[in-house]
Context: one part of a larger RNA
RNA sequence: AGACGGGGACCCGCACAAGCGGUGGAGCAUGUGGUUUAAUUCGAAGAUACGCGAAGAACCUUACCUAGACUUGAAAUCCUUAGAAUCCUGCAGAGAUGCGGGAGUGCUAGUUCACUAGAACUAAGUGACAGGUGCUGCACGGCUGUCGUCAGCUCGUGUCGUGAGAUGUUGGGUUAAGUCCCGCAACGAGCGCAACCCUCGUGAUUAGUUGCUAACAGUUCGGCUGAGCACUCUAAUCAGACUGCCUUCGUAAGGAGGAGGAAGGUGAGGACGACGUCAAGUCAUCAUGGCCCUUAUGUCUAGGGCUACACACGUGCUACAAUGGUUGGGACAAAGAGCAGCGAUACCGCGAGGUGGAGCAAAUCUUAAAACCCAAUCUCAGUUCGGAUUGGAGUCUGCAACUCGACUCCAUGAAGCUGGAAUCGCUAGUAAUCGUAGAUCAGCAAUGCUACGGUGAAUACGUUGCCCGGGUCUUGUACU
Numbered sequence: 001a002g003a004c005g006g007g008g009a010c011c012c013g014c015a016c017a018a019g020c021g022g023u024g025g026a027g028c029a030u031g032u033g034g035u036u037u038a039a040u041u042c043g044a045a046g047a048u049a050c051g052c053g054a055a056g057a058a059c060c061u062u063a064c065c066u067a068g069a070c071u072u073g074a075a076a077u078c079c080u081u082a083g084a085a086u087c088c089u090g091c092a093g094a095g096a097u098g099c100g101g102g103a104g105u106g107c108u109a110g111u112u113c114a115c116u117a118g119a120a121c122u123a124a125g126u127g128a129c130a131g132g133u134g135c136u137g138c139a140c141g142g143c144u145g146u147c148g149u150c151a152g153c154u155c156g157u158g159u160c161g162u163g164a165g166a167u168g169u170u171g172g173g174u175u176a177a178g179u180c181c182c183g184c185a186a187c188g189a190g191c192g193c194a195a196c197c198c199u200c201g202u203g204a205u206u207a208g209u210u211g212c213u214a215a216c217a218g219u220u221c222g223g224c225u226g227a228g229c230a231c232u233c234u235a236a237u238c239a240g241a242c243u244g245c246c247u248u249c250g251u252a253a254g255g256a257g258g259a260g261g262a263a264g265g266u267g268a269g270g271a272c273g274a275c276g277u278c279a280a281g282u283c284a285u286c287a288u289g290g291c292c293c294u295u296a297u298g299u300c301u302a303g304g305g306c307u308a309c310a311c312a313c314g315u316g317c318u319a320c321a322a323u324g325g326u327u328g329g330g331a332c333a334a335a336g337a338g339c340a341g342c343g344a345u346a347c348c349g350c351g352a353g354g355u356g357g358a359g360c361a362a363a364u365c366u367u368a369a370a371a372c373c374c375a376a377u378c379u380c381a382g383u384u385c386g387g388a389u390u391g392g393a394g395u396c397u398g399c400a401a402c403u404c405g406a407c408u409c410c411a412u413g414a415a416g417c418u419g420g421a422a423u424c425g426c427u428a429g430u431a432a433u434c435g436u437a438g439a440u441c442a443g444c445a446a447u448g449c450u451a452c453g454g455u456g457a458a459u460a461c462g463u464u465g466c467c468c469g470g471g472u473c474u475u476g477u478a479c480u
Stems, first nucleotide, its partner, number of pairs: 001480002003477003007474007015463002019426005026318008034309002042053002064304007073129001077128002079125005086103007107118004131293002134291003141286001142282003145278001147276001152191006158167003171182003197270004202239007211229003216226003242264001245258005320419001324378007336367003341360002346355003385416001390411007432455007
C1' cells in the first nucleotide's frame, strides 16, 4: 500500500420492512442432469449455465450413428491433353453413382475454303495443394457476461518521506453522483458522473394526400361526392424547465414550501458501461499461432438419431372456479407485416379449410382485437370447473408427416378443491390482468423471444435491530 474481521462510524440499493402477485404441490410445454442407446453431435455450470448459442432439428439444417461410395477431391490457383458450350433421352441402383443413345460445331484475332492462337466452359491426367464444426479460449484477435450506471480510477508539476509510498482524492457540509461549496502543501489535468443523441409528454410555424370534416351543397346516408385544411393526425423545424421567480433555513453549495406552467427540481424511458476483476465465456459466427488427420479426423449419398425415459432440478403455460363457466347481442386500440406476398365481398363446409380473385409494392387495399358492457342460464358439485390422455374421422403445408408437424370435428373426460420447508418479481401507467403484431419460417412442436396497446391497483412507519450486495473514513492482524 492492499486484503480480511461473527471491529467501529457514516451512507446507499425492491436489501429488509409495508404491500400485491407468483414459484415450490397437479397436468402439460421447454431446457438441463442422469440413465439408456449404433448414435442419442457439440458448447454453456453458484451469483454471471439450465424457453442459454437455437430469430424455427420430418429431409435439408447436422456437426452424431449405420450402410453404400470418392481420393487433386463439393468449392480455389497453376500445368498438360482432348472437346465449343449446351440440350434431349434409355437401363441398373435406396441414392450418391455407373453403363449408354441422339442432336449440336459457336465467339475473337491471324488467314488461301484448310489450319493456328486466344477467351469462356466441359472432360481426363499429373502434382504443388485443397479440406477438417479435429485439439488447445490456460497461446491469441474480435465480441460478450459480471461486479455496476456502482462512483469511483489515475496523471503532471510541487511538497513530505532514506525508501516502498503519501499528499492531491483526507476534513466540515451538500448531492443521484470525486455533484458542488468551504477549508487545507498543494495547484492543475485526464478517464468516468452530468450534459450533448433518440423516444414520449405542451405549444407554434411550414405542409394537406392516401389523412381529417367545423361551416355550405348534393347523397345510394358510407367523408360517399363537390368543397375546405379550421380540427384530429402525419413529419420536419423551432420554442419550452434554468432552482429562473417568491417565502423560509443556511456563510456558501444547497434544502423545505409556494406561484405560474403541459411538464419542477435528473420531467419519464432508452442508448451510453471508467481503471480493472473473475487465466469468466466463445478456436462451433468469424479471424488466427502451434499441434494433429491426409484413399481420411476430408467429401458425397440413403436411412436413423439430436424428439429415447425408472428418475432429479430450473424456466414457463393451463388450472383448481361464481370477481367464474356457457350462450346470444353490442363497443373501443397501438405498433407492425405484405408480390413465389397480404388476400375483401360472395358461395360451399359443423369446423380446420376449400372455390374464386376485388383491391394493394400500401396513411389508399388486406391481415384485424380481447378483457369490457347488456341479457339469459348454471347454484357450489370433481360440477355446464378443469382440460391431460386415448379411440375414430378429417384439413393444410411439403418429393415425403411411420419414427417425428400443426390444426379441426365427434367421442373420451385423468390429476387438480390454492400447494411443506423454502424461495422469486415488482415503487406507477409500475405490479396484476387482457388481447395484438413481428423476426426466424414451405409448415410447425411459440405456452419461447422481441415489440405494441387496453383495463389498472396496494404499500413504503422507517433504516433503531436483522438478511444480502455495494461505497467512504477509521481500527486490529501471526495474511500478501